[in-house]
């Protein structure tokens, strides 16, 4: 000088997931605030699995309703994370890859606008149960990482000289 690893601080990313006060701070804790989530009125929406049997109405018959039975199948949050195909392979879109997609994220003063580039397109809760929702009612405050275009236009902030 260069390359690789490994700690630390700084800074930066994804996210709601930060601050800040009390406390015997390992007697397991508690407040606030700020941020996100979840229930829950009126409007307004919604109010349709199949098949049997019987009931309702002056007379019939359909439709409709309200009861029963068998069968048959669930809904719903978080969150960008949803859906289509193709091989295989399973009792079974059951499992496994694979190319794509709604749809999200990143490239460093912020916002935005075109452009180029690159990655993510998951996982999980709740238990027959929840549309929207003022008032009210409750819960979170984690977990994981290390891009840089030497960039373009607009607007605004700032420090220097």
């Nucleotide at each position: 000088g260069a390359g690789u690893u490994c700690a630390u601080a700084u800074c930066g990313c994804u996210g709601a997931g930060u601050u800040u006060c009390c406390g015997a701070a390992c007697u397991g804790g508690g407040a606030a605030a700020a941020c996100g989530g979840g229930g829950g009125a009126a409007c307004c929406g919604a109010g349709c699995g199949c098949g049997g049997c019987g009931c309702u109405a002056a007379g019939u018959u359909a439709a409709a309703g309200c009861a029963u039975c068998g069968c048959a199948u669930g809904g719903g949050g978080u969150g960008a994370a949803u859906c289509u195909u193709c091989a295989a392979u399973u009792g079974a879109u059951u499992u496994u890859g694979a190319a794509g997609u709604a749809g999200g994220g990143c490239g460093a003063c912020u916002c935005u606008c075109g452009c180029c580039g690159u990655c993510c397109g998951a996982a999980u809760c709740c238990g027959a149960c929840a549309g929207c929702u003022a008032a009210c009612c409750u819960c979170g405050u984690a977990a994981g990482c290390g891009u840089u275009g030497a960039a373009g236009g607009g607007a605004g902030a700032g420090g220097u000289g």
The RNA shown here (c-di-AMP riboswitch aptamer (ydaO/yuaA leader)) has 161 nucleotides. The model forms 92% of the base pairs in the Rfam consensus. Model confidence (mean pLDDT): 77 of 100.